[in-house]
RNA sequence: CGAGCCGGUCGGACGGCCGCGUCGUCGGUGGUCCCGGGAAACCGGAAGCGCCGGCGCCGAGGAACGUCCGGGCUCCACAGGGCAGGGUGGUGGCUAACGGCCACCCGGGGUGACCCGCGGGACAGUGCCACAGAAAACAGACCGCCGUGCACGGCCGAGAGGCCGGGUGCGGUAAGGGUGAAACGGCGGUGUAAGAGACCACCAGCGCCCCUGGUGACAGGGGCGGCUAGGUAAACCCCACCCGGAGCAAGGUCAGACAGGGAGUGUUCGAGGGCUGCUCGCCCGAGCUCCCGGGUAGACCGCUCGAGCCCAGCGGCAACGCUGGGCCUAGAUGGAUGGCCGUCGCCCGCACGGGGGUGACCUCGUGCGGGAAACAGAACCCGGCGUACGGGCCGGCUCGUCCG
Numbered sequence: 001c002g003a004g005c006c007g008g009u010c011g012g013a014c015g016g017c018c019g020c021g022u023c024g025u026c027g028g029u030g031g032u033c034c035c036g037g038g039a040a041a042c043c044g045g046a047a048g049c050g051c052c053g054g055c056g057c058c059g060a061g062g063a064a065c066g067u068c069c070g071g072g073c074u075c076c077a078c079a080g081g082g083c084a085g086g087g088u089g090g091u092g093g094c095u096a097a098c099g100g101c102c103a104c105c106c107g108g109g110g111u112g113a114c115c116c117g118c119g120g121g122a123c124a125g126u127g128c129c130a131c132a133g134a135a136a137a138c139a140g141a142c143c144g145c146c147g148u149g150c151a152c153g154g155c156c157g158a159g160a161g162g163c164c165g166g167g168u169g170c171g172g173u174a175a176g177g178g179u180g181a182a183a184c185g186g187c188g189g190u191g192u193a194a195g196a197g198a199c200c201a202c203c204a205g206c207g208c209c210c211c212u213g214g215u216g217a218c219a220g221g222g223g224c225g226g227c228u229a230g231g232u233a234a235a236c237c238c239c240a241c242c243c244g245g246a247g248c249a250a251g252g253u254c255a256g257a258c259a260g261g262g263a264g265u266g267u268u269c270g271a272g273g274g275c276u277g278c279u280c281g282c283c284c285g286a287g288c289u290c291c292c293g294g295g296u297a298g299a300c301c302g303c304u305c306g307a308g309c310c311c312a313g314c315g316g317c318a319a320c321g322c323u324g325g326g327c328c329u330a331g332a333u334g335g336a337u338g339g340c341c342g343u344c345g346c347c348c349g350c351a352c353g354g355g356g357g358u359g360a361c362c363u364c365g366u367g368c369g370g371g372a373a374a375c376a377g378a379a380c381c382c383g384g385c386g387u388a389c390g391g392g393c394c395g396g397c398u399c400g401u402c403c404g
Stems, first nucleotide, its partner, number of pairs: 001400010012344007020059002023056008032047001034045004061375001065386002068384005073247004085243005090104005105119001106117004120238002125236002127232003142177002144173007152165005185203002188200003204228001206225008251301004260292006272284004308327008346371011
């Protein structure tokens, strides 16, 4: 320098104009409650609320997403155990918990850094194994090989008979061919009619026992055994462990209207209403007022300080934990966090100039041309996983090439 592996991080900056939301504050304004004054109209003060305006603070994410797991919180249910159902599955640890994370083991891939694994059990039982192939699981004979019976052909022979060849029936054979993802260990020998773990040596694999190392998964070594056992459990199933249900539209507070109930009062001894600024007057006339009540419309709480974030030290390989210090960081409810412009910044190529190095090369500045700005947006809150994403930066490591 090129190609690559792993981890972390950023998710444009500044300025101008316009705009939005929560909260605070100031001013105006509207009706209401309270206090003081007054016969009343009204006047003064004070409180919270609504609307408008000014100012100020703060205002999305690394995934806020999918809602796939796990928890907190809330309500309901619950003596204990079991069945059913669902989930998890190497070992050790971390954690509030997890199907997450870390470290290790085993298996697989890569020259390597490193990556991948839905990683308990297939001698408890059952099922399945497409196509091809003779046969797919207490196996199987298509070709081939071997034995034998029958009939035939050829050759030799005086004859008896012998040899060779293909055909066919019966039987043996898993060494060879062929099929397949997979064919009941591999290879060499003994053996045999031909063969075969039928037998033997070595190797692979399985089971049991022992030793060593490790917390453990497991690894290394030794001995014995029958000589050999296919795959599939994300098929049923078996084993071990875990799991009560619903979810902020959870749940709660205030409380109209309307139904219902009760009490009081009233029907020529007139409740209530209309005309009216008020009083008088006139008119209509059987209901009206209060309380209880379920909790609908509506409003409010839950609602953001939390397994919180940042920094430092310590323990640990790490995930993580402990201690100390600092910080407060959206709470909307048709749902705010935005739009436009300018400058700078980012990446690539070319040209020119400067600097560094023995060198391969590195680096800075200017000009021109080109390019990219994505994915997506809180809605009770956390921990994860998965998925989407233009581009940039940092650190560690591997392989190759070149230079000295």